[in-house]
This is a predicted structure of a 649-nucleotide part of an RNA (large-subunit ribosomal RNA, domain II) from Trebonia sp. The coordinates come from a structure-prediction model, not an experiment, and the mean pLDDT is 82. Lineage of the source: Bacteria > Bacillati > Actinomycetota > Streptosporangiales > Trebonia.
Context: one part of a larger RNA
RNA sequence: GCCUGCGAGUUAUGGUAUGUGGCAAGGUUAACCCGAGUGGGGUAGCCGUAGCGAAAGCGAGUCUGAAUAGGGCGUCUGAGUCGCAUGCUAUAGACCCGAAGCGGAGUGAUCUACCCAUGGGCAGGUUGAAGCGCGGGUAAGACCGCGUGGAGGACCGAACCCACCAGGGUUGAAAACCUGGGGGAUGACCUGUGGGUAGGGGUGAAAGGCCAAUCAAACUCCGUGAUAGCUGGUUCUCCCCGAAAUGCAUUUAGGUGCAGCGUUACGUGUUUCUUGCCGGAGGUAGAGCUACUGUUUGGUCUAGGGGGCCUACAAGCUUACUGAAAUCAGACAAACUCCGAAUGCCGGUAAGUGAGAACGUGGCAGUGAGACUGCGGGCGAUAAGGUUCGUAGUCGAGAGGGAAACAACCCAGAUCACCAGCUAAGGCCCCUAAGCGUGUGCUAAGUGGGAAAGGAUGUGGAGUUGCAGAGACAACCAGGAGGUUGGCUUAGAAGCAGCCACCCUUGAAAGAGUGCGUAAUAGCUCACUGGUCAAGUGAUUCUGCGCCGACAAUUUAACGGGGCUCAAGCACACCGCCGAAGCUGUGACACUCGCGCGAUCGCCCGGCCCUCUAUGGUUAAGGAGGAUGGCGGUUCUAGCCACCGUGAC
Numbered sequence: 001g002c003c004u005g006c007g008a009g010u011u012a013u014g015g016u017a018u019g020u021g022g023c024a025a026g027g028u029u030a031a032c033c034c035g036a037g038u039g040g041g042g043u044a045g046c047c048g049u050a051g052c053g054a055a056a057g058c059g060a061g062u063c064u065g066a067a068u069a070g071g072g073c074g075u076c077u078g079a080g081u082c083g084c085a086u087g088c089u090a091u092a093g094a095c096c097c098g099a100a101g102c103g104g105a106g107u108g109a110u111c112u113a114c115c116c117a118u119g120g121g122c123a124g125g126u127u128g129a130a131g132c133g134c135g136g137g138u139a140a141g142a143c144c145g146c147g148u149g150g151a152g153g154a155c156c157g158a159a160c161c162c163a164c165c166a167g168g169g170u171u172g173a174a175a176a177c178c179u180g181g182g183g184g185a186u187g188a189c190c191u192g193u194g195g196g197u198a199g200g201g202g203u204g205a206a207a208g209g210c211c212a213a214u215c216a217a218a219c220u221c222c223g224u225g226a227u228a229g230c231u232g233g234u235u236c237u238c239c240c241c242g243a244a245a246u247g248c249a250u251u252u253a254g255g256u257g258c259a260g261c262g263u264u265a266c267g268u269g270u271u272u273c274u275u276g277c278c279g280g281a282g283g284u285a286g287a288g289c290u291a292c293u294g295u296u297u298g299g300u301c302u303a304g305g306g307g308g309c310c311u312a313c314a315a316g317c318u319u320a321c322u323g324a325a326a327u328c329a330g331a332c333a334a335a336c337u338c339c340g341a342a343u344g345c346c347g348g349u350a351a352g353u354g355a356g357a358a359c360g361u362g363g364c365a366g367u368g369a370g371a372c373u374g375c376g377g378g379c380g381a382u383a384a385g386g387u388u389c390g391u392a393g394u395c396g397a398g399a400g401g402g403a404a405a406c407a408a409c410c411c412a413g414a415u416c417a418c419c420a421g422c423u424a425a426g427g428c429c430c431c432u433a434a435g436c437g438u439g440u441g442c443u444a445a446g447u448g449g450g451a452a453a454g455g456a457u458g459u460g461g462a463g464u465u466g467c468a469g470a471g472a473c474a475a476c477c478a479g480g481a482g483g484u485u486g487g488c489u490u491a492g493a494a495g496c497a498g499c500c501a502c503c504c505u506u507g508a509a510a511g512a513g514u515g516c517g518u519a520a521u522a523g524c525u526c527a528c529u530g531g532u533c534a535a536g537u538g539a540u541u542c543u544g545c546g547c548c549g550a551c552a553a554u555u556u557a558a559c560g561g562g563g564c565u566c567a568a569g570c571a572c573a574c575c576g577c578c579g580a581a582g583c584u585g586u587g588a589c590a591c592u593c594g595c596g597c598g599a600u601c602g603c604c605c606g607g608c609c610c611u612c613u614a615u616g617g618u619u620a621a622g623g624a625g626g627a628u629g630g631c632g633g634u635u636c637u638a639g640c641c642a643c644c645g646u647g648a649c
Base pairs, nucleotide, nucleotide: 011092012091013090014089015088016087017086018085019084020083021082022081023080026047027046028045032041033040034039051058052057061073062072063071064070095233096232098230102223103222104221105220106219107218113197114196115195116194117193118192119191120190121189122187124156125155126154127152131148132147133146134145135144136143160184161183162182164181165180166179167178168177199215201211202210203209246259247258248257249256250255260367261366262364263363264362265361266360267359268358271357273352274351275350276349277348278347279346280345286339287337288336293333294332295331297329298328299327300326304322305321306319307318308317309316370395371394372393373392374391375390376389377388378387379386400411401410402409415588416587417586418585420584421583422582426578427577428576429562430561431560435575437574438573439572440571441570442569448564454548455547458545459544460543461542462541463540464539465538466537467536475532476531477530478529479528481505482504483503486500487499488498511526515524516523
């Protein structure tokens, strides 16, 4: 791992709801007694039939209050009660298993720590302290030498004790060992036997070490089924419906309460939803700003300030400085608005819809970790499969077809059966179902089949414009001159370092010179002109499809593959077909609704009598007022205007 067996919402007593039954303005017994026994007694008590008040109390009323006011709670509108069953709930272990732990009473020092008593052990070798003797030495010493002596937590090294290093072992031979080295080995040494200290306690040359393979509080039993907002598990079938991952609060954040969303019973019955029309509120997108609050570029104008001139002071003149306000032109704003949508929202109305629509009152839940995608935003770096809101969808809880494969993308919502049909997205050369379909173009890059700024006589389309049989564009032949080496500068500057000017003449034309070149000249060339030739040749704008830019790690690997070039690529138009659990066809089942029949209970309509009452009217009295509109008065505030003040005000 597999197989078999065992293995988890129970019971008691209350509460509440539903179903069902008995009796019903009533219902019912408890303890207990009798009885062999289903049973017969037992009326204390409980619930209901009346409420209000804290209560005394009063009573269809009562409380508050001075009130016969108003207001609160009641009456008006009568169904309960006792069983049984089921759902949920409260108290109990309360669906089952699971802690680490806490407390109590005991058992342990045959392991180990320390202590006590009494015994035992340490081969062999080395060193040579004190003391003493003799000799030397001295005034006497001190001191020195030679012996003797045998001290030491002394030295080397077995037994013995330890455990520093390495290797092995690591489901071991062993729950700590083996082998080879290593340390101590007369000492704070090692060891036998007996004894002592006990759990918040012991013992500890101190490591939280050790206290029987267990120690930051031993072990055994008991309290005990401790508690566990946590993890795991929780057992037959079928049918119907079917969520949530949100808000608020929480010693709360992975828990819970209330609400939201689900289901179920009863009630109301179109009240729901959608669209059209009508009527509303609003300050977003956009836009705008001499319409406010702020920000902002350049100009004009200019108060003031700074500098210069002048100057005894005051004043004056001036300015490539700065510059408020004003003004012209141009901009910006989530916390700006003179403006201002589309949607959305609210109400009315009409039509459609009538569906597991809406709303109300009860029973019972689950959910309260969400994820991605599109759109509108914040945070972040206009990063993230990021995070946080709003809005819609899907997944979640959704199978099927497409996207090669691929929860969240596209199509589409699977009750079951069928070797029947039609379509969606997406496809139709082969793999692979269906068109190497039709027409007109484009692309040459395998672009298609990955990418930017930027770059380029790629190529198609549409414009504007210059030159051109009075001969253009390109090519070839020829000219391209003179004043003059313009002036300045410079060592030199002669078209061609640089600065200034850029004229005149001859001519068909020729710049005081386009580039190369020289030290400077020279030389080559261009602009410009003539000739030869002969028909188009330049510039520019918009646009379709392409090109370069283009470098990553196992393997071609950036069409799923093969392969594809008037396509099997791209654009436009058209005709067919394939393609799903979608739709249709045929059959079946479940649930729900309608109709018919039957059973049970009864129900509906009309008339009369009695009583009560709603509602409407009238008369009289009392009371508290409230809302909205208009008008008047008073007051406050923003903006603007006028006036006062040198000015802020």